[in-house]
RNA sequence: UCCCGGGUAGCGCAGCGGUAGCGCAGUUCGCUGUUAACGAAUUGGUCGUCGGUUCGAAUCCGACCCCGGGAG
Numbered sequence: 001u002c003c004c005g006g007g008u009a010g011c012g013c014a015g016c017g018g019u020a021g022c023g024c025a026g027u028u029c030g031c032u033g034u035u036a037a038c039g040a041a042u043u044g045g046u047c048g049u050c051g052g053u054u055c056g057a058a059u060c061c062g063a064c065c066c067c068g069g070g071a072g
Stems, first nucleotide, its partner, number of pairs: 001071007010024004018055001026042005048064005
């Protein structure tokens, strides 16, 4: 320098043009003599950045940044 994959909640990940979700974690409550476990409810998001396309973009297009792998 070139090619491929990835960047979404605190963490691990889904979502492939039409309301952003799951698990774990957190908070509150219940249960228990207490803790743990278990049960119920609930909080949490500039979707890497900037532009473009579109009525509408996490999703499509361009450039750039970061992480991993490969080629030279």
This is a predicted structure of a 72-nucleotide RNA (transfer RNA) from a Patescibacteria group bacterium. It matches the Rfam family "tRNA". From the family's description: Transfer RNA (tRNA) molecules are approximately 80 nucleotides in length. Rfam links the family to the GO term triplet codon-amino acid adaptor activity. It is annotated as a transfer RNA. It was read from a public genome assembly.